[in-house]
Context: one part of a larger RNA
Molecule: large-subunit ribosomal RNA, domain I
Organism: bacterium
RNA sequence: AGCGCAUGGUGGAUGCCUUGGCAAACGCAGGCGAUGAAGGACGUGGUUACCGACGAAACGCUCCGGGGAGGUGGAAGCAACCUUAGAUCCGGAGAUCUCCGAAUGGGGAAACCCAGUCGAUUAAGACUACUCCCGGCUGAACACAUAGGCCGGGUAGAGCAAACGGGGUGAAUUGAACCAUCUCAGUAACCCUAGGAAUAGAAAACAACCGUGAUUCCGAAAGUAGCGGCGAGCGAAAUCGGAAGAGCCCAAACCGAUACAAGUGUAAAAGGUGACGGCCGAUGCUUGUUCGGUGUAGUGGGAAAAGCUUUCUCUGACCGUUAUGAAGAGGAAGGAGUUACAAACCGCAAACGUAAUUGAAUCACCUGGGAAGGUGAACCGUAGAGGGUGAAAGUCCCGUAAGUGAAACGUUUAGCGGCUCCUUUGGCCGACUCCCAAGUAAGGCGGGGCACGUGAAAUCCCGUCUGAAUCUGCCGGGACCACCCGGUAAGGCUAAAUAUUCGCGUUUGACCGAUAGUGAACCAGUACUGUGAAGGAAAGGUGAAAAGGACCCCUGGCGGGGAGUGAAAUAGAACCUGAAACCGUGUGCUU
Numbered sequence: 001a002g003c004g005c006a007u008g009g010u011g012g013a014u015g016c017c018u019u020g021g022c023a024a025a026c027g028c029a030g031g032c033g034a035u036g037a038a039g040g041a042c043g044u045g046g047u048u049a050c051c052g053a054c055g056a057a058a059c060g061c062u063c064c065g066g067g068g069a070g071g072u073g074g075a076a077g078c079a080a081c082c083u084u085a086g087a088u089c090c091g092g093a094g095a096u097c098u099c100c101g102a103a104u105g106g107g108g109a110a111a112c113c114c115a116g117u118c119g120a121u122u123a124a125g126a127c128u129a130c131u132c133c134c135g136g137c138u139g140a141a142c143a144c145a146u147a148g149g150c151c152g153g154g155u156a157g158a159g160c161a162a163a164c165g166g167g168g169u170g171a172a173u174u175g176a177a178c179c180a181u182c183u184c185a186g187u188a189a190c191c192c193u194a195g196g197a198a199u200a201g202a203a204a205a206c207a208a209c210c211g212u213g214a215u216u217c218c219g220a221a222a223g224u225a226g227c228g229g230c231g232a233g234c235g236a237a238a239u240c241g242g243a244a245g246a247g248c249c250c251a252a253a254c255c256g257a258u259a260c261a262a263g264u265g266u267a268a269a270a271g272g273u274g275a276c277g278g279c280c281g282a283u284g285c286u287u288g289u290u291c292g293g294u295g296u297a298g299u300g301g302g303a304a305a306a307g308c309u310u311u312c313u314c315u316g317a318c319c320g321u322u323a324u325g326a327a328g329a330g331g332a333a334g335g336a337g338u339u340a341c342a343a344a345c346c347g348c349a350a351a352c353g354u355a356a357u358u359g360a361a362u363c364a365c366c367u368g369g370g371a372a373g374g375u376g377a378a379c380c381g382u383a384g385a386g387g388g389u390g391a392a393a394g395u396c397c398c399g400u401a402a403g404u405g406a407a408a409c410g411u412u413u414a415g416c417g418g419c420u421c422c423u424u425u426g427g428c429c430g431a432c433u434c435c436c437a438a439g440u441a442a443g444g445c446g447g448g449g450c451a452c453g454u455g456a457a458a459u460c461c462c463g464u465c466u467g468a469a470u471c472u473g474c475c476g477g478g479a480c481c482a483c484c485c486g487g488u489a490a491g492g493c494u495a496a497a498u499a500u501u502c503g504c505g506u507u508u509g510a511c512c513g514a515u516a517g518u519g520a521a522c523c524a525g526u527a528c529u530g531u532g533a534a535g536g537a538a539a540g541g542u543g544a545a546a547a548g549g550a551c552c553c554c555u556g557g558c559g560g561g562g563a564g565u566g567a568a569a570u571a572g573a574a575c576c577u578g579a580a581a582c583c584g585u586g587u588g589c590u591u
Base pairs, nucleotide, nucleotide: 001590002589003588004587005586006585007584008583009582015576016541017540020512021511022509023508024507025506026505027504028503029501030500031160032159039100040099041098042055043054044053046078047077050074051073052059061094062093063092064091065090066089070082071081072080105114106113107112115128116127117126118125130157131156132154133153134152135151136150137149138148164195165193166192167191168190169189175182179229205212206211216243217242218241219240220239226234227233247493248492249491254293255292256291257290259289260288261287262286263285264284270283271280272279273323274322275321276320277319278318298471300436301435302434303433307428308427309426312330313329314328315327332424333423334422335421336420337419345418346417347416348415349413350412351411352410353409354408356404357403358402362377363376364375365374366373378395379394380384386398387397388396442466443465444464445463446462447461448460452478473488474487475486476485477484528535529534548575551562552561553560554559
């Protein structure tokens, strides 16, 4: 030195474990904010560096409920206290809540600096940003007016937030085995903006000579019909089956009112409900604006003269009589309602949420450090889910099944009532006539979007230039024309079925088990890197219980040897198990 055997060191694999993650289902909630948010800075403890909690009223204050013996957080020790006169703790409501931050008195290099006014003051304190809205006062050029200014009021807006929604702007890598049309893709990204959902939505729709009957979503139709350097690729709809289901309001014609504006007419008329008699008479008429009524459709609808018909009472149109009954008030009856169709709220009741609470049934022996294991004999079960307890427990503990429960706050209701609204001046018929959404529809040109790349290219949207019709009208049915069929544009509202999850709760897993699972099981977006945007770790396990090794010895200390604890100390904190590489020690053999 090599090869064996034995025994160690080092190292931290493996096994076992889980406080942390991941995914999903269901339910809740879907916002917070000038009443100052999200997020922070700095403070607050007897002792206090950190985390958590709290805010100069600062490890906390008040009230109301729950609960019942301990408590002064993680987190020990010492000290000092609190508590059955009910503490700590849990829930509800409130008070306080420094400074920064939209940050808002001005400034600013965030957590700082400097003000003004009021407050009799040197005090505590309050107010003082901008925009918008409402009301008022003033008030130019320029007479009225307007702009502007000032004052008062506003729980108005702003900022933050994970995904989902609507809209605007809008790539490239890539694929086409190159690449340019095309594709990726109207994706990513950026911007605006909303809601708990959003969007869409009650046919100027489809269809095909049969019919359907708003929208949205799912399954099929179908990788079909089509589109396509007919390449790569892109890719419907009708229809059928389901989820859900809800329909409405205006504009206009016509009537009325009031006020304003503009125009216009006569001197006695129009007009003032009709008749007669009076009276008034710039009150008239036309147009526009405003308000109220009416009215809303495609078998076209509505308006409109006349006609037919219709609950009750009261008032009753400039005056008188008379007639009518415009309009108003009330009763009664009927109907409806707050998610659209008008709109706000209250009470009761019920259910649920935010603390809780009742909750059955086992003993002995054996092994062992320890019984829940084994043996024997029992019991409960609307409870044999799960977790814990010195090994493996239905009956030891927490729970579980099944019940019960709220002073306070909140949510919901298809419930009842108040309340509100509508109808009875409405209905039917209806000649002539009037209305039925205009710089719109449509067309030319240029684009976009439709599965559809300009194509035979309809339909839809935008820019630009032109530019209709009013029901005997107009649009569509994939160029266009005719016939036929369907519909009624150019105004608006609308629940549900659908999408999503920062967060809360319950439950589950042929999900992970510390190089896995979140980057993060541990004081992690930390340490650390970078000027910065940004990047971004490693790191879990003594034991049932600290019983964490008194005392003695070696030593400067570290460390070790005894003793003691413990079932175990080769479980001694560099602590479960403790593989391999690597390094020793002892011994056998070989050289």